[in-house]
Context: one part of a larger RNA
RNA sequence: CGCUCAUGGUGGAUGCCUAGGCGACAACAGGCGAUGAAGGACGUGGUAGGCUGCGAUAAGCCUCGGGGAGCUGUCAAACGAGCUUUGAUCCGGGGAUUUCCGAAUGGGGCAACCCAGCAGGAGUUAUGUCCUGUUAUCCCAUUACUGAAUACAUAGGUUUUGGGAGGCGAACUCGGGGAAGUGAAACAUCUCAGUACCCGAAGGAAAAGAAAUCAACCGAGAUUCCGCAAGUAGUGGCGAGCGAACGCGGAGUAGCCUAAACCGUUGUGUUUACACAGCGGUGUUGCGGGACUUCAAUGUGGUAUUGUUCAACUGUUAGAAGAACGCUUUGGAAAGAGCGGCCAUAGAACGUGAAAGCCGUGUAUUUGACAACAGUUGACAGCCUAUAAGUAUCCCAAGUAGGUCGGAACACGUGAAACUCUGACUGAAUCCGGGGGGCCCACCCUCCAAGGCUAAAUACUAGUUGGUGACCGAUAGCGCAUAGUACCGUGAGGGAACGGUGAAAAAGUACCCCUGUUAGGGGAGUGAAAAGUACCUGAAAUCAUGUGCCU
Numbered sequence: 001c002g003c004u005c006a007u008g009g010u011g012g013a014u015g016c017c018u019a020g021g022c023g024a025c026a027a028c029a030g031g032c033g034a035u036g037a038a039g040g041a042c043g044u045g046g047u048a049g050g051c052u053g054c055g056a057u058a059a060g061c062c063u064c065g066g067g068g069a070g071c072u073g074u075c076a077a078a079c080g081a082g083c084u085u086u087g088a089u090c091c092g093g094g095g096a097u098u099u100c101c102g103a104a105u106g107g108g109g110c111a112a113c114c115c116a117g118c119a120g121g122a123g124u125u126a127u128g129u130c131c132u133g134u135u136a137u138c139c140c141a142u143u144a145c146u147g148a149a150u151a152c153a154u155a156g157g158u159u160u161u162g163g164g165a166g167g168c169g170a171a172c173u174c175g176g177g178g179a180a181g182u183g184a185a186a187c188a189u190c191u192c193a194g195u196a197c198c199c200g201a202a203g204g205a206a207a208a209g210a211a212a213u214c215a216a217c218c219g220a221g222a223u224u225c226c227g228c229a230a231g232u233a234g235u236g237g238c239g240a241g242c243g244a245a246c247g248c249g250g251a252g253u254a255g256c257c258u259a260a261a262c263c264g265u266u267g268u269g270u271u272u273a274c275a276c277a278g279c280g281g282u283g284u285u286g287c288g289g290g291a292c293u294u295c296a297a298u299g300u301g302g303u304a305u306u307g308u309u310c311a312a313c314u315g316u317u318a319g320a321a322g323a324a325c326g327c328u329u330u331g332g333a334a335a336g337a338g339c340g341g342c343c344a345u346a347g348a349a350c351g352u353g354a355a356a357g358c359c360g361u362g363u364a365u366u367u368g369a370c371a372a373c374a375g376u377u378g379a380c381a382g383c384c385u386a387u388a389a390g391u392a393u394c395c396c397a398a399g400u401a402g403g404u405c406g407g408a409a410c411a412c413g414u415g416a417a418a419c420u421c422u423g424a425c426u427g428a429a430u431c432c433g434g435g436g437g438g439c440c441c442a443c444c445c446u447c448c449a450a451g452g453c454u455a456a457a458u459a460c461u462a463g464u465u466g467g468u469g470a471c472c473g474a475u476a477g478c479g480c481a482u483a484g485u486a487c488c489g490u491g492a493g494g495g496a497a498c499g500g501u502g503a504a505a506a507a508g509u510a511c512c513c514c515u516g517u518u519a520g521g522g523g524a525g526u527g528a529a530a531a532g533u534a535c536c537u538g539a540a541a542u543c544a545u546g547u548g549c550c551u
Base pairs, nucleotide, nucleotide: 002549003548005546006545007544008543009542015536016500017499020472021471022469023468025466026465027464028463029461030460031168032167039101040100041099042055043054044053046079047078049075050074051073061095062094063093064092065091066090070083071082072081106115107114108113116135117134118133119132120131121130122129137165138164139163140162141161144158145157146156172203173201174200175199176198177197183190187237213220214219224251225250226249227248228247234242235241255453256452257451258397262281263280264279265278266277267276268275269274286431288396289395290394291393292390293389294388301384302383303382306381307380309379310378311377312376313375314374315373316372317371319367320366321365325340326339327338328337329336341358342357343347349361350360351359402426403425404424405423406422407421408420412438433448434447435446436445437444487494488493508535511523512522513521514520
């Protein structure tokens, strides 16, 4: 020096644990905001740094309920001072207060700051000062004053009053815009994809929706979603790929209101009979309907599209009651073991010094609300709703349908390319009418566009509550056992690590010794055990010491 073994250190693997996560599910809720939100700044406690709560009434105030003996949140103990059976702390409903910033809205501004006007009040001899309220913009309605071209007027301007909007929020929805990496084994049509992303708008869902739809000579009967049809028919540098519908089976079902013709009424214009506008009635469809004329009825049904109404009930927001076990033994500790019992509409679970149906919290099962909110049902009010015949006349949504050109969307890339949408130019018909049936024509069939509303079945989950898991168990599981913290960056932004003594610390090692030492250690003591706060277990690399062996 090397090797072996032993002992100890270092280190923090492993095992066990869980305070935290993850996934899916059900129910609820699906919004908050000028009555000032979300989010913050600054304050606020007897001592007060962070967190939490709260707001100059500041870990709180009032009130109504619950609850019943302790309490003054937490890290985090202590001291002090108090509160409380005249019911505190705590839990729930309602209310009050709620600085400053922030849509931020009196004006300004480098957010949490500065400076005002007006009205009222406090104070001052007076001014300064202070308090309360108010003063942004846009839109709609409304009042008044003004006021062009242009005489009256009108438009416009200013203004009073009332109402609304603005901003934030996870996904879902609809609309307006809209890529590229990629695939095509290159690449341009194509694909990715109408995806990502940006913008706008709304709701608890949204969108769609009561046939100018399909079908096929038989018929169906709004929309939405699911399963099949079917990876079919098609489409496609016929490449890569894209990809229906008819029909069938289910979920869920719900239908309605206008415009017009006609009647009435009000107003305006004026050529005095018309026109226009508003309101009311009527009317709403395709075996065409309605107006109109005649006839019949005066009630019957319905109500998602109504309700600050009333009543009953249910639920949510605090809670309450809730069965049944002892002895012995091992042990630090009994819930273990032994013996003998008991309850069970309760043997889910968690805790308790090891493993508890009967110790505690609970569980099964019952039960509860002054108040607030939600829902269901009923009542009431409101609203809607009806026949038959005739057919001369009138009406049945216009810069629309359609056409041409250019695009888009349809599974469909211009194709034989219909149907749908529309930028440009054009441009019908009114029932003897019009659209469609995948170029086009005929016959036939079918439907009635150019106005609008409409629950449910469907999508999603930031949030609340509840349970759940062949989910994780501290390099895992969310980035966070909490932290968007520390730290990094001018900034947008990036972004950690750190869990465990013990049943008990009201057992955290009195006292002695070594020493320069508040370091560390040896005794002693606590404890079941040092497990000694560098604290459960305590692997390996690695370090030290010692024994033995080789050289």

Notes
The part of an RNA shown here (large-subunit ribosomal RNA, domain I) has 551 nucleotides and comes from a Desulfobacterales bacterium. NCBI's taxonomy places the organism under Bacteria, Pseudomonadati, Thermodesulfobacteriota, Desulfobacteria, Desulfobacterales. The prediction has a mean pLDDT of 83.